[in-house]
RNA sequence: GCCGGAGUGGCGGAAUGGUAGACGCGCUAGACUCAAAAUCUGGUGUCAGCAAUGGCGUUCGGGUUCGAGUCCCGUCUCCGGUA
Numbered sequence: 001g002c003c004g005g006a007g008u009g010g011c012g013g014a015a016u017g018g019u020a021g022a023c024g025c026g027c028u029a030g031a032c033u034c035a036a037a038a039u040c041u042g043g044u045g046u047c048a049g050c051a052a053u054g055g056c057g058u059u060c061g062g063g064u065u066c067g068a069g070u071c072c073c074g075u076c077u078c079c080g081g082u083a
Base pairs, nucleotide, nucleotide: 001082002081003080004079005078006077007076010025011024012023018066026044027043028042029041030040031039045056046055047054048053060074061073062072063071
């Protein structure tokens, strides 16, 4: 260089073109305990707002579509193959 695969919250990892982040881990608050561990329950992307709520967010930039993490084109990074 060429061919193929992957990229999603702090981490792992789901998601048939139709509520983005299920589920697990971690963190955090509470319950339980003399105290802790274990266990159980709630919370946990980001911005604006007193709040209610709204906007943004799947590497990045475009396109198709009423609607894209998903399809198409390009881009960057990583992994594998090949000369």